The RNA shown here (transfer RNA) has 75 nucleotides and comes from a Chloroflexota bacterium. It matches the Rfam family "tRNA". It is annotated as a transfer RNA. RNAcentral holds the sequence, with entries from ENA. Taxonomically the source falls in Chloroflexota (Bacteria, Bacillati). The prediction has a mean pLDDT of 83.
């Protein structure tokens, strides 16, 4: 330098172009003498960034950035 894959909640990951979610963690409450645990409720999001297509984009297209990987080049 070129190709491929990935980027969504603190973490691990879903989501057929139309309501952004689960597990876990966190907060509060109940049960308990307390911890742990169970149950219930709640908070937490610029879907990496910019632009485009579309009535509508996490999803499709382009560019950029980051990570992983393969190839090439130099030494």
């Nucleotide at each position: 330098g070129g190709g491929g894959c990935u980027g969504u909640a603190g973490c691990u990951c879903a989501a057929u172009g139309g309501g952004a979610g689960a597990g876990u963690g966190c907060u509060u409450g109940a049960c308990u003498g307390g911890c742990a645990g169970u149950c219930a409720a709640g908070a937490g999001g610029u879907u990496a960034g910019c632009g485009g297509u579309u009535c509508g984009a996490g999803u499709c297209c382009g560019c950029u950035c980051a990570g992983c990987u393969c190839c090439a080049c130099c030494a």